The part of an RNA shown here (small-subunit ribosomal RNA, 3' major domain) has 476 nucleotides and comes from Runella slithyformis.
Context: one part of a larger RNA
RNA sequence: UGACGGGGGUCCGCACAAGCGGUGGAGCAUGUGGUUUAAUUCGAUGAUACGCGAGGAACCUUACCUGGGCUAAAUCACACACGAACUUUUCAGAGAUGAGGAGGCCAGCAAUGGCGGGUGUGAAGGUGCUGCAUGGCUGUCGUCAGCUCGUGCCGUGAGGUGUUGGGUUAAGUCCCGCAACGAGCGCAACCCCUGGGAAUAGUUGCUAACAGGUUAAGCUGAGGACUCUAUUUCAACUGCCUGCGCAAGCAGAGAGGAAGGAGGGGACGACGUCAAGUCAUCAUGGCCCUUACGUCCAGGGCUACACACGUGCUACAAUGGCGUGUACAGAGUGUUGCGAGGCAGUGAUGCCAAGCCAAUCACUAAAAGCACGUCACAGUUCGGAUUGCAGGCUGCAACUCGCCUGUAUGAAGCUGGAAUCGCUAGUAAUCGCGCAUCAGCAAUGGCGCGGUGAAUACGUUCCCGGACCUUGUACA
Numbered sequence: 001u002g003a004c005g006g007g008g009g010u011c012c013g014c015a016c017a018a019g020c021g022g023u024g025g026a027g028c029a030u031g032u033g034g035u036u037u038a039a040u041u042c043g044a045u046g047a048u049a050c051g052c053g054a055g056g057a058a059c060c061u062u063a064c065c066u067g068g069g070c071u072a073a074a075u076c077a078c079a080c081a082c083g084a085a086c087u088u089u090u091c092a093g094a095g096a097u098g099a100g101g102a103g104g105c106c107a108g109c110a111a112u113g114g115c116g117g118g119u120g121u122g123a124a125g126g127u128g129c130u131g132c133a134u135g136g137c138u139g140u141c142g143u144c145a146g147c148u149c150g151u152g153c154c155g156u157g158a159g160g161u162g163u164u165g166g167g168u169u170a171a172g173u174c175c176c177g178c179a180a181c182g183a184g185c186g187c188a189a190c191c192c193c194u195g196g197g198a199a200u201a202g203u204u205g206c207u208a209a210c211a212g213g214u215u216a217a218g219c220u221g222a223g224g225a226c227u228c229u230a231u232u233u234c235a236a237c238u239g240c241c242u243g244c245g246c247a248a249g250c251a252g253a254g255a256g257g258a259a260g261g262a263g264g265g266g267a268c269g270a271c272g273u274c275a276a277g278u279c280a281u282c283a284u285g286g287c288c289c290u291u292a293c294g295u296c297c298a299g300g301g302c303u304a305c306a307c308a309c310g311u312g313c314u315a316c317a318a319u320g321g322c323g324u325g326u327a328c329a330g331a332g333u334g335u336u337g338c339g340a341g342g343c344a345g346u347g348a349u350g351c352c353a354a355g356c357c358a359a360u361c362a363c364u365a366a367a368a369g370c371a372c373g374u375c376a377c378a379g380u381u382c383g384g385a386u387u388g389c390a391g392g393c394u395g396c397a398a399c400u401c402g403c404c405u406g407u408a409u410g411a412a413g414c415u416g417g418a419a420u421c422g423c424u425a426g427u428a429a430u431c432g433c434g435c436a437u438c439a440g441c442a443a444u445g446g447c448g449c450g451g452u453g454a455a456u457a458c459g460u461u462c463c464c465g466g467a468c469c470u471u472g473u474a475c476a
Stems, first nucleotide, its partner, number of pairs: 001476002003473003007470007015460002019423005026314008034305002042053002064300007075123006082116002086103007106113002125289002128287003134283002136278003139274001141272001146185006152161003165176003191266004196234007206223002210221003237260001240254001241252004303442001316416001320375007332363003337356002341352004382413001387408007429452007
């Protein structure tokens, strides 16, 4: 100087407390361990691995296994000779591939050019090892308020001071004081979304007035008022008032205001820590393989299943289930696409097909809600696992191993031990909708969007984590 203490002081955080809802029990989905296997590819492992890399494992992906092939290829460049390209077809084979047949004969006057397989030459290739050789990127402490420097001063020196103290703040935020005076990286602000107003602009959006018009409808003329859209701009600063205070600032059911003391949310992550993670995104040193640890192909596996754990979904019902009717979003996506409407089908879906490269058309039905009816506490009209049968769709192909529909079946489960998690407001809880990936889909996941919409916080003694000052130390 640090680190540590079941030392002290001060302070903070859904850290506790106060509340609400869960997990842990059940079934299923998914990830992991273990076991099994020819293989069940690899990585991630307290917090900071485990719906994680994977924003889509039937083939492909694919790295794994079994078997069959190739040796400079599956790629590129150059050279040589040949042939346009290409189409079709026979045999062997699981295919890769091997052996053939038929048709065809490119552009240009030419030089030449394009394309194809072949030969030769030159670059090979490796998801093999080392993340403890590395770059880059990332997690975490932590959006915690810290981490440092120049000059000066103090100390033999390590180092200290500044950065401590008194207040204050979300903040090393600001004020006052002070052997310090300044400065940098962080904090804050500058950026984006959202909440109010104004100006400009009115189409594909809107419809108050005036007309037309309809079963109805901005449907039409028309209009820019309104909503909205999208560009610019204003607005919030403790600015004003009262009280406290030297000041910074704090308090107020204060005024004004759409908004009040950081209005709400996002992006943004200091010096560093964990030899943290990643050589399998990529890049890269070294090492290793080179008729194979490279590469092509078929099939299988990554989907196994006595079991254990994590994360979720659906429930156990009456604040509910079912039936009929009816209302109101936002944000996105669409031409190999979204598909209105009509017809067929109980339905998944199929056939025909309008419009739309989309503020124009479509996906689009929002759901919870509301109204009426029914069920009467039951393993049930709760719950839907499991399984049989019959179908639909995608795709070369759904056996291993897809999703969906109809019908039948109707398991466990009556609120969950010890323990444990999230959340302080448009939050929790609850309800649907969209998107990426994608032929299809194992999505209950992820990322967004809106609808309905709470309870509680006395307080900081205790648990956990952190910040500053101080103290002890046989630790570094």

Its Rfam family is "Bacterial small subunit ribosomal RNA".